[in-house]
Record summary: The RNA shown here (small-subunit ribosomal RNA) has 1446 nucleotides and comes from an uncultured prokaryote. The coordinates come from a structure-prediction model, not an experiment, and the mean pLDDT is 84. The RNAcentral record of the sequence draws on ENA. Its Rfam family is "Bacterial small subunit ribosomal RNA".

RNA sequence: AACGAACGCUGGCGGCAUGCCUAACACAUGCAAGUCGAACGAGAAGCCAGAGCUUGCUCUGGUGGAAAGUGGCGGACGGGUGAGUAACGCGUGGGAACCUGCCCUUCGGUUCGGGAUAACCACGGGAAACUGUGGCUAAUACCGGAUACGCCCUCAGGGGGCAAGAUUUAUCGCCCUAAGAUGAGCCCGCGUCGGAUUAGGUAGUUGGUGAGGUAACGGCUCACCAAGCCUGCGAUCCGUAGCUGGUCUGAGAGGAUGAUCAGCCACACUGGGACUGAGACACGGCCCAGACUCCUACGGGAGGCAGCAGUGGGGAAUAUUGGACAAUGGGGGAAACCCUGAUCCAGCAAUGCCGCGUGAGUGAAGAAGGCCUUAGGGUUGUAAAGCUCUUUCGCCGGGGAAGAUGAUGACGGUACCCGGUAAAGAAGCCCCGGCCAACUCCGUGCCAGCAGCCGCGGUAAGACGGAGGGGGCUAGCGUUGUUCGGAAUUACUGGGCGUAAAGCGCGCGUAGGUGGCUCAUUUAGUCAGGCGUGAAAGCCCUGGGCUCAACCCAGGAACUGCGCUUGAAACUGGUGAGCUAGAGUCCGGGAGAGGGUAGCGGAAUUCCCAGUGUAGAGGUGAAAUUCGUAGAUAUUGGGAAGAACACCAGUGGCGAAGGCGGCCACCUGGACCGGCACUGACCGCUGAGGCGCGAAAGCGUGGGGAGCAAACAGGAUUAGAUACCCUGGUAGUCCACGCCGUAAACGAUGAGUGCUAGCCGUUGGGGGGGUCUUAGGCCUUCGGUGUCGCAGCUAACGCAUUAAGCACACCGCCUGGGGAGUACGGCCGCAAGGUUAAAACUCAAAGGAAUUGACGGGGGCCCGCACAAGCGGUGGAGCAUGUGGUUUAAUUCGAUGCAACGCGAAGAACCUUACCAGCCUUUGACAUCCCGGUCGCGGGCACCAGAGAUGGAGCCCUUCAGUUCGGCUGGACCGGUGACAGGUGUUGCAUGGCUGUCGUCAGCUCGUGUCGUGAGAUGUUGGGUUAAGUCCCGCAACGAGCGCAACCCCCAUCUUCAGUUGCCAGCGGUUCGGCCGGGCACUCUGAAGAAACUGCCGGUGACAAGCCGGAGGAAGGAGGGGAUGAUGUCAAGUCCUCAUGGCCCUUAUAGGCUGGGCUACACACGUGCUACAAUGGCGGCGACAGCGGGAUGCAAUGGGGCAACUCGGAGCUAAUCCCAAAAAGCCGUCUCAGUUCGGAUUGCACUCUGCAACUCGAGUGCAUGAAGUCGGAAUCGCUAGUAAUCGCGGAUCAGCAUGCCGCGGUGAAUACGUUCCCGGGCCUUGUACACACCGCCCGUCACGCCAUGGGAGUUGGCUUUACCCGAAGACGGUGCGCUAACCUUUGGAGGCAGCCGACCACGACGGUAAGGUCAGCGACUGGGGUGAGGCCGUAACAAGGUAACC
Repeated sequence: AACGAACGCUGGCGGCAUGCCUAACACAUGCAAGUCGAACGAGAAGCCAGAGCUUGCUCUGGUGGAAAGUGGCGGACGGGUGAGUAACGCGUGGGAACCUGCCCUUCGGUUCGGGAUAACCACGGGAAACUGUGGCUAAUACCGGAUACGCCCUCAGGGGGCAAGAUUUAUCGCCCUAAGAUGAGCCCGCGUCGGAUUAGGUAGUUGGUGAGGUAACGGCUCACCAAGCCUGCGAUCCGUAGCUGGUCUGAGAGGAUGAUCAGCCACACUGGGACUGAGACACGGCCCAGACUCCUACGGGAGGCAGCAGUGGGGAAUAUUGGACAAUGGGGGAAACCCUGAUCCAGCAAUGCCGCGUGAGUGAAGAAGGCCUUAGGGUUGUAAAGCUCUUUCGCCGGGGAAGAUGAUGACGGUACCCGGUAAAGAAGCCCCGGCCAACUCCGUGCCAGCAGCCGCGGUAAGACGGAGGGGGCUAGCGUUGUUCGGAAUUACUGGGCGUAAAGCGCGCGUAGGUGGCUCAUUUAGUCAGGCGUGAAAGCCCUGGGCUCAACCCAGGAACUGCGCUUGAAACUGGUGAGCUAGAGUCCGGGAGAGGGUAGCGGAAUUCCCAGUGUAGAGGUGAAAUUCGUAGAUAUUGGGAAGAACACCAGUGGCGAAGGCGGCCACCUGGACCGGCACUGACCGCUGAGGCGCGAAAGCGUGGGGAGCAAACAGGAUUAGAUACCCUGGUAGUCCACGCCGUAAACGAUGAGUGCUAGCCGUUGGGGGGGUCUUAGGCCUUCGGUGUCGCAGCUAACGCAUUAAGCACACCGCCUGGGGAGUACGGCCGCAAGGUUAAAACUCAAAGGAAUUGACGGGGGCCCGCACAAGCGGUGGAGCAUGUGGUUUAAUUCGAUGCAACGCGAAGAACCUUACCAGCCUUUGACAUCCCGGUCGCGGGCACCAGAGAUGGAGCCCUUCAGUUCGGCUGGACCGGUGACAGGUGUUGCAUGGCUGUCGUCAGCUCGUGUCGUGAGAUGUUGGGUUAAGUCCCGCAACGAGCGCAACCCCCAUCUUCAGUUGCCAGCGGUUCGGCCGGGCACUCUGAAGAAACUGCCGGUGACAAGCCGGAGGAAGGAGGGGAUGAUGUCAAGUCCUCAUGGCCCUUAUAGGCUGGGCUACACACGUGCUACAAUGGCGGCGACAGCGGGAUGCAAUGGGGCAACUCGGAGCUAAUCCCAAAAAGCCGUCUCAGUUCGGAUUGCACUCUGCAACUCGAGUGCAUGAAGUCGGAAUCGCUAGUAAUCGCGGAUCAGCAUGCCGCGGUGAAUACGUUCCCGGGCCUUGUACACACCGCCCGUCACGCCAUGGGAGUUGGCUUUACCCGAAGACGGUGCGCUAACCUUUGGAGGCAGCCGACCACGACGGUAAGGUCAGCGACUGGGGUGAGGCCGUAACAAGGUAACC
C1' cells in the first nucleotide's frame, strides 16, 4: 500500500459496486424449458340454435377451444460450481485427414402408392408408480416404387441412394447439390508449481505391414514382424493446484494471486454405460451398481438446489422463500403470443470506493466549571453564552420525467424542480517512552496490568488505570488475519566465501560450459523494415455523460509475445581453407628426503653371558611403589634383538595432496633450463556425475615386538583425584596382504590465463663482459621459495607480481543462533562408523575485527615501616571502656572488613533522654493571623491537695512605650475560634551540606591540529631523572587547566624596632628577695626583616636535567613539622547537628511530670590501664620544664585533720597573683619469694559535689590482699629528638577519665637489600570479563513443562500385482418365438424379442492373497529444548593454575 474479509467501539444522508473464501455437507417448499391447431386425429367447460319433455334435465347441430396424445423444433443454449486435472488441460503461434441443425448464397426437385399406431372405446392387473389384452383412426409419423444434372462407391465395365405437405393463394415448409458463415472435433512448436531423503520407467510398450473402426488422422483396436521408446535439458513416482485476460504490490525487474467481469476446460449424489440427436456419453433425459433420504397395503416404487430464493449444519464470517418480463437477450410460433429466478429492478449489510452534512460570522468580563500551579498565575479558549445570518442533507406540502422507433414502465409518485420549517434531527475512534506527531496530575507499588520490537511496573511511572490537556484520522476508527514493499535478507537487474555462514583433503577425467590468429562462405543466434496475430473488458492518454467525484461512454495508445517475409553480415555459432604466439612432440643437459624393491652400516636402548666391585640404586617439589647382599646401580669384555637414522639441516629441496631424511644398487614418475626441428586449436581451460590417491587412530589374517605406550595395576598428591607426577605395563606403534576414507587434511585462501611500482634474501638452470678483492664478485634471463613495501582492495586486522588488486571462463559452497552435521530414509563398511541430510521446538541474539578499561597463580620498571633488620607492644591476668549476643517493661538510636567497636558521647544519679511504666494536657512547651477581655508582666516569701505535672488560695516588691489623651497604636498577658503548630516518626536507595576511604597516591583532563569509516588515538608514549605528569632530551604535535611544588603557619640562626620579665652585664641603695633607683646590652616576649639558590669546587652524565663528594654555613640538596586532599570510586556514612522533597501521626508517633532504663550478665571480640618486679618496690633528699587555665573563678601565707578535706582569706580583671608539688633523678634499704612484687575484691569509718549518690559518683583512712612469675596460633606501632619512658596542662564539667586534645623532661636500636606477603604507580601482553575475577562459565544428577526419534504392535488412507465373482450396455453370432408395408402360390427377404459369447477379450461394484507408501495411536525407551531456584565438582576464558584445540 492492498483485501470477497472478520472482530471491538461508534454510526446522519446519497450514488456506484460487492456479498458462503468453510461442508463438491444434507436438503422441506415454490419457481428456474418450453412452444407450435398455419403438421395430425380427437375434442372438455362455456355460448348459440333446434328437438324431446319428468321446466329442469337429456339429445342433435354449430361455435368454442381446455387438458391429454401423435408429430416438429428446442430441452447440448442460458444459469451454477471448481471436486477432479501437472494434462495439448490452459496460453500463444501454426497445421490437415474432418463434421456442422437453424442462417445466407446457389443448381435442381417436391411424382405414384401402401400398411400401421397412440389418443379414444371395452375388459383386466396393481396400494401406488404404472401396465396387459382386444377393437377404431389421422398426419409434415412410417414404408415401397419412379426420376435424379450434379452427388457417393468403383476393378472405370458398372453399381447405389431423395422428398411432405399445410392453408386465409400469398406464403411457410420438405428433398438433393455446391459454396459460405458459425460452432465443434483432431495434430504440432514453445510456455506452464514443489520434492532426487522419488533414478530408472515402459509389453500395445516403440515402430512397421495388413485389417477393423471413426465425421476424421492415429496402437484408436486387432493379427503378424522387429526391439524398440522415454530419461540427469529430470523420465517414473509423491505432494499441491482448474488455466488465462487480469488483480494486488513494486522505480523497475520481479513477487504474490486467479472473488466479482470476460475466454477456455472440467463436473452435476458416487462409479460405470450407452441411446436419441447436427451437436451429449446430456445439471432440472435413460439404464445398471453403490451410499443416503422418502412413500408403501412389504409385493414394490420415488428422489438428486455445485439453477433463484430459502432451511439445517459447518464456520470468525457472507443477503429476500421480493417485483417484472417495461428494457436487453434466448426458445417455440407465419404471427398474435406463450415461456424465461437469463436479465432488469427493489430489499438487507458502513463490506468497499466516491461525494455531502452535523452550521457560518462576530464575540475578552479572556465568564463559570474542570485540570495544573512555583499560589503570582496558566490552560481548556473565541471555545461557550450573547448578537447577526444561512438552510445543503433531513422533515412537511405541491409538481413530476428520460429510460419507448407507433403501443407497452416492474423500477416509481423514484430521480429532479418549486414552496415551507427551525440551528433546528446528525461525532466518533485510536494514540501521546523511542521508532512516531502528541504531557501533566492522581491512583497503584514486579501487584493489578501493558507490550509490534526495544522494554515499562519493586512509593515521586510522560510506558499500568483514571482525569485534564494534546496529536492523528473522521461516518468511521482501531485490532486480527493475509499478500507485496522496505529486504541488495536468494542479489537477472543486484550479494558473497583468509578471520563474520561459506573453497570439496588432493588429483585424473566423462557429459556440459567456455575457447587463439587470417581468409572465404552460410545466416541458426543477433539487428532493422513490412505483414498477420496478440478477443472484449481492464491499466494509460484524450474527449464526453450523470451538479462534482466514484461510476459510465467514445476514440487512441499499449499489449514489451508469437508466426511469416524482406534485408544487413560486424560479433557469437556452423562449414571450408590456411597460420603459429596456446598446447604438445623431439634432442642435449643439470638439481632434488619424489615413488618402489633388495642389500648394507654405525651410534644408542633393552636383554643375556662373563669379569671387577659393594650397599645402595632409582625417582621426585618432597616422597613412596620398584630394583638390590640370591650382589643391583656403576664399570669392562662378548653376544642377541627390534626400531629409528644424531651432526650435515637451512622461512633449504621434492611431490597433486596426504607426505618424504643413514649408505649403495636396480626399476620408475614429474618439474626445470638450453636448442633447433615437427604437429597445427576436436591437441586448450574448467569439470556435475564417475574413477583413483589419501596422516594418525581403528578393523581382519599372518608375522614381529628393543624402546615408547591408551587400557589396566601400584605409589604419591588431594576434601576427593577414576587426573596432572612416579614405578610398572597390554593392545598398538614395525612388516605383508586386505579394509576404513576421516583431521585445525590450514595459506582456515578451488584450479587456469592475462595485466598492474619496487627493494633485499635464498634455491635450480642459462647467458654476458671480461679479471673487475678469483673456491669469488657484478650485470642479465627463465623456474621455485621467503621478508618488506607503493597503487589498489578490505568492516578492520591485513593482502599486496606466490594478491585478499584489475579482468575473463569454469567448478564447489553460503543465507541468524541453538536443535544438528543430529533423526529418519538411501548408499558404502566386517565393525567402529562414514556420506547424503531435515523438521518440530526454542532464543534476540550468535558472530568478526578493532577500542577503552578492569583483571591474570603474564612480563618489565618503580615506590611505601610493605617485607627484611631492630625496639616496644597486643593475643594469656585483673580492671576500665566500646561492641556483639543474651536478658529485660525498657535495656533509645545510629556506626559493621580495611575505612564500625575509649566511634556520634569535649564527660547518662535527676536533667540530658530520644526508651519503658504510670499520671496528666489538647490551638498545645514554641511561631503568625483573627475576635473578646485585662493593663499588665515579672520577682520574692509562704499555705493547702497531690509522687509531681497541675489545681486552689494569700502577702510583699515593682507599676511598659508612643500619643492627636480616644483603650487610639504598639507591647504583654488571659480566654475563644479556625487556619495551623509540633514529631530524635519513615525514606542517606529522593536530596543539599559535611565527612570517611583509596591517598598527599601522581595522577585526571581540555582547546586547536594530525591520524583513524568509527569507538578512539596522539599530546600523557620513548631515553634519562625526580618525592612528584619533577625536570631535560627526543617526538605530529603545539599549548593550556585541575593536581605536584611554591606562596601560608610553627620550630631552628642572626639583625632592627619596642621594653612594669631579665641583669649586677656596668653603677648606686638594700630589711638581701631584681627588693628599690637606674638601664634595655643579653635571655625572653612579638612585630618586621635577613638567610639556602645545587649559588661555589671536583667527579659523573649526553656539553642536558640531575646525581655523588667537598668547602663555607645555625641550617644543604624538600632543614624538621603543620595546614592544604585533583578527576573520580565505594547508591560508603549521616533525614538523631543543620537544611530539605515525598510519605505518615494530629485528645497523639505531639506536650508535661514522677519513677525506672540507657550502668542488666552464662559468654565472645576490639581498644586501653595496672602489673607480673631489682633498669624494680619502699623510705629519705631535693634540682631543672613547657603548653595552658583562673571573678557564680584560681586561691597563697597561716590554723585543724593520719588523709580526703576543712576554717579562713592576702593577691589576681592576671608575662605582675594563684593553680604549681613537675616526674623520671640522687642516696639508703629490700635480695628473687606469689615477695616490702601486684593491686583486684570485700568489710568498716569518713570527705566532697549536688534538691537528691539505693539502683548509679569521685575521693580518703584502716583492714582484706585475688589473678598474674612475660603470655598459643596469630597480630600491631615505630626510621630520630623518632620509638620507649616520665610527669604537666586543657576542653567537657556541680561532681565524675585508665578516654581525647595538647605540653615539655630523659632518650635509643636497626635498615644487607627488594626474592617473598600487602597496597600503589607507569609501560607492555592475553582475555569468552564490562555489575569488570567476589567476573564469566561447563557437564552429570534431582524436579516441572514442551516438541521430537526408536518401539512389540494396532487403526486408517492411497496404490501395485495376481486371482475370484461379474450388473447394465455396446459389438458379434444365432434367431426354431413374434412379425403390417416389399416380393409373393406355399413361402421368402427384412425387422424385433429371446438366447449364446466355453477358450480368447472390454468391464463398474464387490471379494481373496501378497506387497509398496503415507498418516494416527502406542507400554516402554533415547537424546533435545526450556525453567525461579537445588546438588556435585571446576572443564574452558589470564600461562585459567596440566597451553588450548581438531